Context: one part of a larger RNA
RNA sequence: GAGUAGCGAUAAGAGAGGUGAGAAUCCUCUCCGCCGUAAACCUAAGGUUUCCUGAGGAAGGUUCGUCCACUCAGGGUUAGUCGGACCCUUAGCCGAGGCCGCAAGGCGCAGGUGAUGGAGAGCCGGUUGAUAUUCCGGCACUAUCGGAGUCCGUUAUGAGCGAUGGGGGGACGCAGAAGGGUAGACCGGCAGCCGGGAGGAUGUGGCUGUCUAAGCCAGUAGAUGGAGAGAGGAGGCAAAUCCCCUCUCUCGUGAACAUCAAGAGGUGAAUGGGAGCUCCUACGGGAGCGAACCGGUUGAUCCCACGCUGCCAAGAAAAGCCUCUAGCCAGGACCUUCGAUAUCCGUACCGCAAACCGACACAGGUAGGUAGGAUGAGUAUUCUAAGGCGCGC
Repeated sequence: GAGUAGCGAUAAGAGAGGUGAGAAUCCUCUCCGCCGUAAACCUAAGGUUUCCUGAGGAAGGUUCGUCCACUCAGGGUUAGUCGGACCCUUAGCCGAGGCCGCAAGGCGCAGGUGAUGGAGAGCCGGUUGAUAUUCCGGCACUAUCGGAGUCCGUUAUGAGCGAUGGGGGGACGCAGAAGGGUAGACCGGCAGCCGGGAGGAUGUGGCUGUCUAAGCCAGUAGAUGGAGAGAGGAGGCAAAUCCCCUCUCUCGUGAACAUCAAGAGGUGAAUGGGAGCUCCUACGGGAGCGAACCGGUUGAUCCCACGCUGCCAAGAAAAGCCUCUAGCCAGGACCUUCGAUAUCCGUACCGCAAACCGACACAGGUAGGUAGGAUGAGUAUUCUAAGGCGCGC
């Protein structure tokens, strides 16, 4: 320079009470205002204790501060089923031998590794100051092992197991249309509560609620494939009863059979939840009781399901799984029932943000899911619910 610029979105604050040495700024209440395909909720990455409780006020906080994502102390993350590893493979990477190179090293079959994909068994409710599909309650499911019951077999007419091998399957694009459903929403009925405001209002009034999973049983709307039997075969690197090819016979296409498949129904559930009421209270809250719990309309971008139709750019792999033999073997298997066992890692909190990336408590950036009502074609627009905020002079 200069007590100058500035104090970081023009969403907005006001009053009362409390605490305190001290209050525009902290806490509580009542109004007001703002967002509401978000400025709400879940979650990935990233952060790494910022979470909760108690205490504090030097510094940080663009003012203040009794407050804080600050300082100090103590506490907090509980899993057979959620996510990852123990399974599988994609691109990519590594790569015994091998090829190349003066070397360093490069490439690469087998093999390994590698999710962003495949496979794979848990739902509802309650609870803490802080965790919960993890704790607790109830009802389930998966894998392996063991006992009992039942059945089959023991030397070949063999019960059963069964590949690292064969086959099937897994297994896949995009667009469009129609159908069947569900979540949700709205209305009516029902139940509980209310009745005040300077006038009127016990009625056709107002407010709130009307919920309930996985699993199991049975199997629907529907979708796909012609179905079954016999014979033969030099194919599937050996074998095969499996797959494939050929032929014949029977039934026969809106059928039968097989496979798949939402939802509804029953059960789960005499459970849980539940508006509200009662009692207690340190005024933060805690304990107990507990009504109705139905119907109709509408309706998805979700499910049936890449199922159908159309199109051209022609749309992963492997394992789990099923089956076939090769082979193994004397005790074994389905089912029912009763038990046992189930490893490691993550789990707090923020997560369109004051906690991540931007030197900052920075008007920037940040993958995915949910996203109610009125208006409307609509996730537009405006208002609003739940919820969250009024942007630290």